The prediction has a mean pLDDT of 82. The RNA shown here (transfer RNA) has 72 nucleotides and comes from Candidatus Roizmanbacteria bacterium RIFCSPHIGHO2_02_FULL_43_11. Its Rfam family is "tRNA". Its family is annotated with triplet codon-amino acid adaptor activity in the Gene Ontology. It is annotated as a transfer RNA. The sequence is in RNAcentral, with records from ENA. NCBI's taxonomy places the organism under Bacteria, Bacteria candidate phyla, Candidatus Roizmaniibacteriota.
[in-house]
RNA sequence: GCAGCCGUAGCUCAAUGGUAGAGCACCCCCCUCACACGGGGUAGGUUCCAGGUUCAAGUCCUGGCGGCUGCA
Repeated sequence: GCAGCCGUAGCUCAAUGGUAGAGCACCCCCCUCACACGGGGUAGGUUCCAGGUUCAAGUCCUGGCGGCUGCA
């Protein structure tokens, strides 16, 4: 330099173009003399950035940035 894949909650990951979710973690409650384990609940999001298409974009298209892999 070229190609492919990836970028979504603190972490690991979902999400046919039509309400952005789960598990774990944090916090609260129950349980216990207490802790751990276990059960229940709340909160947490500019979906990497900028444009384009569309009634509607995390999703499709273009450019950029970052990560991984391969080729040179």